[in-house]
Predicted 3D model of a 361-nucleotide part of an RNA (large-subunit ribosomal RNA, domain IV) from a Verrucomicrobiota bacterium. The prediction has a mean pLDDT of 87.
Context: one part of a larger RNA
RNA sequence: CUCUCGUUAAGGAACUCUGCAAAUUACCCUCGUAACUUCGGGAGAAGAGGGGCCCCAAUGAGUCAUUGCCCUCGCGGCAAGAAGCUUAGGGGGGUCGAAGAUAAAUGGCCCAGGCGACUGUUUACCAAAAACACAGGACUUUGCGAAGUCGAAUAAGACGAAGUAUAAGGUCUGACGCCUGCCCAAUGCGAAAAGGUCAAACGGAGAGGUUAAAGGGGUAACCCUUGAAGCUUCGAGGUAAAGCCCUCGUGAAUGGCGGCCGUAACUAUAACGGUCCUAAGGUAGCGAAAUUCCUUGUCGGGUAAGUUCCGACCUGCACGAAUGGCGUAACGAUCUGGGCACUGUCUCAACGAGAGACUCG
Numbered sequence: 001c002u003c004u005c006g007u008u009a010a011g012g013a014a015c016u017c018u019g020c021a022a023a024u025u026a027c028c029c030u031c032g033u034a035a036c037u038u039c040g041g042g043a044g045a046a047g048a049g050g051g052g053c054c055c056c057a058a059u060g061a062g063u064c065a066u067u068g069c070c071c072u073c074g075c076g077g078c079a080a081g082a083a084g085c086u087u088a089g090g091g092g093g094g095u096c097g098a099a100g101a102u103a104a105a106u107g108g109c110c111c112a113g114g115c116g117a118c119u120g121u122u123u124a125c126c127a128a129a130a131a132c133a134c135a136g137g138a139c140u141u142u143g144c145g146a147a148g149u150c151g152a153a154u155a156a157g158a159c160g161a162a163g164u165a166u167a168a169g170g171u172c173u174g175a176c177g178c179c180u181g182c183c184c185a186a187u188g189c190g191a192a193a194a195g196g197u198c199a200a201a202c203g204g205a206g207a208g209g210u211u212a213a214a215g216g217g218g219u220a221a222c223c224c225u226u227g228a229a230g231c232u233u234c235g236a237g238g239u240a241a242a243g244c245c246c247u248c249g250u251g252a253a254u255g256g257c258g259g260c261c262g263u264a265a266c267u268a269u270a271a272c273g274g275u276c277c278u279a280a281g282g283u284a285g286c287g288a289a290a291u292u293c294c295u296u297g298u299c300g301g302g303u304a305a306g307u308u309c310c311g312a313c314c315u316g317c318a319c320g321a322a323u324g325g326c327g328u329a330a331c332g333a334u335c336u337g338g339g340c341a342c343u344g345u346c347u348c349a350a351c352g353a354g355a356g357a358c359u360c361g
Base pairs, nucleotide, nucleotide: 001356002355003354004353005352006351007350008349010347011346014345019342027051028050029049030048031047036041038175052095053094054093055092056091059088060087061086062085063084066080067079068078069077070076096100108340109339110338111337112336113335114334115332116331120132121131136173137172138171139170140169141168142167148159149158150157176327177326178325179324181257182256183255186254187253188250189249190248191247195245196244197243201239202238206234207233208232209231210230213226214225215224216223217222258276259275260274261273262272285319286316297313298312299311300310301309
């Protein structure tokens, strides 16, 4: 010097990102216990007092000598119950220590807010949470050889289910309370089938290539014109499904939910008016928020002093209603702010114990 412990004057969070760590508290009995609340809780709320040992006199309970009564008369039944002993909780008095739950083990508490209702689950080995799940809510698929899933494939077979729409699968939300607004233009989904478009295929009007033959030319090879059948290459009208276009519906489907200008008898502001655009222009509630850039917004509270915190305001860069909105008792090894108690966290360090470090081996 390091580690693990113990104690500490005065102060008591001044430490620090943060009371991290440590300390306080702790057991039993009695008294007492707020807001709020889903009336269960909150609650061991908070807070206060008592606790060892000895003696005394009573009290309650058990046991019992004995006594009384009844009787079917017995080792019977019922009732009362002395002394002693046992036991219980109180009362009074005394006594020792610094200290009586004397060791060990054994909640610190309160106030306010965010998030998540809750118990639960999770990154085996850096994250336990506000993430996941959850009961509850909703939409949607599926009529039974169900949908869906497994099974190389349109297989057998199996799960679903020895279930049957109060069921099973999928998706979203997430107790409970109050609620969940407007937009179907886009995307998706559903329905409808009148019209438009439209594939392979069927169909084959017609057209092209080739040339037997005929005519013409040439000494000939061959060339030119017309061109049957066959072969072959194309091929119009016509018949044709779904889809798409079109029509309607649908938001607890994917999603979206405006701008400019003017106006009131101080000023300011604008209930009001005008205009442009849109499918419709954000309703209730909340709001500098786990969301606010400007920003340490402004005001109030708390502090001597507060970029955090709480309450308001609303100018919401860029909240908002099941990607749920706003509340909410209880709950949380959750996060944030404050207070009481307590302390070596600190002012500021000291001493002690043990184990290392160091030297020799």